[in-house]
């Protein structure tokens, strides 16, 4: 120099056109003499940036930035 994955809540991740979920974790409640467990409930992400397509985009397409890989 060329190609491909990948970015979504603090952490590991689903969501493949129709105003974004779950685990673990963080807070408060119950329940224990107390602790853990368990049950409940509550915060918390406009989806890496910028533009196109569309009635409508996380999601399709393009460019960029980042990060892994492979080929030379």
């Nucleotide at each position: 120099g060329g190609a491909g994955c990948c970015a979504u809540a603090g952490c590991u991740c689903a969501g493949u056109g129709g105003u974004a979920g779950a685990g673990c974790g963080c807070c408060c409640c119950g329940u224990u003499g107390a602790c853990a467990u368990c049950g409940g409930g509550a915060a918390g992400g406009c989806c890496g940036u910028a533009g196109g397509u569309u009635c409508a985009a996380u999601c399709c397409c393009u460019a960029c930035u980042g990060g892994c890989u492979c080929c030379a």